[in-house]
RNA sequence: CUGCGCUAGGCGGGGAGCUAGUGGUGCCCUGUACCUGCAAUCCACUACAGCAGGGCUGAAUUACCGCCCGAGGUCUUUCGUAUGGAAGGUCCGGCGACGAUAAGGAACGUUGAUCCUAAGGUCUUAUGCAAUUUUACGCCGUGAACCGUGUCAGGGCUUGACGGCAGCAGCACUAAGCGGAUGUUAAGAUGUGCCAUAAGGUAGCUUUAGGGGAGUCACCUGUCGGACGUAUCGCUUCGGUACGGACUAUCGACGGCGGUUGCGCAG
Numbered sequence: 001c002u003g004c005g006c007u008a009g010g011c012g013g014g015g016a017g018c019u020a021g022u023g024g025u026g027c028c029c030u031g032u033a034c035c036u037g038c039a040a041u042c043c044a045c046u047a048c049a050g051c052a053g054g055g056c057u058g059a060a061u062u063a064c065c066g067c068c069c070g071a072g073g074u075c076u077u078u079c080g081u082a083u084g085g086a087a088g089g090u091c092c093g094g095c096g097a098c099g100a101u102a103a104g105g106a107a108c109g110u111u112g113a114u115c116c117u118a119a120g121g122u123c124u125u126a127u128g129c130a131a132u133u134u135u136a137c138g139c140c141g142u143g144a145a146c147c148g149u150g151u152c153a154g155g156g157c158u159u160g161a162c163g164g165c166a167g168c169a170g171c172a173c174u175a176a177g178c179g180g181a182u183g184u185u186a187a188g189a190u191g192u193g194c195c196a197u198a199a200g201g202u203a204g205c206u207u208u209a210g211g212g213g214a215g216u217c218a219c220c221u222g223u224c225g226g227a228c229g230u231a232u233c234g235c236u237u238c239g240g241u242a243c244g245g246a247c248u249a250u251c252g253a254c255g256g257c258g259g260u261u262g263c264g265c266a267g
Stems, first nucleotide, its partner, number of pairs: 001267006009057003012030004020046005034054005063260006072251003077246007085238004091234001093233001094230003098225004103221003107216002115211008123200006129193002131190006137183001139180004148173004156165003
């Protein structure tokens, strides 16, 4: 060096998560790579860290080690966009109210505006009148088993008799009381009045008359103001979620390069 037979090893790996930790089942990446059974209310194990059974390959193009590349994942910080939560209120934001202004529109105005003057009303006080209401008075009706009046049948008492006396019911009348209608009556009261008279008062509204001669108003738009209000929205602050970008750290598949690798027999 060649041939044959073996053995170690290999027949996928990685990330996050889970876990005291490791591997697996499930998710994701890589990309093609033996089979069967087990497993999220987990399964198997313990630093040589899946277990059990079977099969193939085998010292290299396939095993092992180092370096490079770097799909992808995770972490830190930060930026942007979107979204929902809480809070804020000296934001030239928005919205609302108020005040001012009078540029535009509307309305009123030479059939005379705002303004000025006079008189009356509205207002206050007093007196009166009317109205309403209450009471009193007057009028009508009713009104007493006995304890009101008159008349008192019957009956009673008294008398020798004539006669006398008291008196129930009934009838009539009446007191207190009750009811009613009404009033040139009297007194009192009043959330009463297109009422009258007298005095006063204010300057607002209104009526009338006069003066004077062009504006008035602030409804809408506009403009200005302020430690006005509000918090749906914008804004500010805080923390959350999703997506995207950058940065830091870390793991790292596939791939590339280099190195390493056992035993027996025969030639």